RNA sequence: CUUAUCAAGAAAGGCUGAGGGAAAAUGGCCCGUUGAAGCCUUGACAACCUGCUAGGUCAUGUAAAUGUAAUGACCGGAGCAAGGUGCCAAAUCCAUCCCGAUAAAUCGGGACAGAUAAG
Numbered sequence: 001c002u003u004a005u006c007a008a009g010a011a012a013g014g015c016u017g018a019g020g021g022a023a024a025a026u027g028g029c030c031c032g033u034u035g036a037a038g039c040c041u042u043g044a045c046a047a048c049c050u051g052c053u054a055g056g057u058c059a060u061g062u063a064a065a066u067g068u069a070a071u072g073a074c075c076g077g078a079g080c081a082a083g084g085u086g087c088c089a090a091a092u093c094c095a096u097c098c099c100g101a102u103a104a105a106u107c108g109g110g111a112c113a114g115a116u117a118a119g
Base pairs, nucleotide, nucleotide: 001119002118003117004116005115006114011042012041013040014039015038019031020030021029025096026095027094028093043088045086048084049083050081051080052079053078055075056074057073058072059071060070092113097110098109099108100107101106
């Protein structure tokens, strides 16, 4: 830089001790000495990559009957596993910019930014 996804899901213990809510800012709303962030251990969640399978397509090819065995390549949205990552409060906590609906409160969509994976 490109593509995909981001309202689902899943925590205990130890050390430590005051902050934290995915880089910064502002506002809001939350979490936190009944222990935040961080580090370590263990466990889970998920299924992007990966492996296997059902299945499908094509080619080769045997047999010669509508059409079959076998091999190879590719696909595989379904199923299984969990090796590489990721993740385990709240929608990426919400808003900020644009558009639409509404009398308003508010709601919906998009953009930007960000996170993760693969390339």
Predicted 3D model of a 119-nucleotide RNA (SAM riboswitch aptamer (S box leader)) from a soil metagenome. The prediction has a mean pLDDT of 77.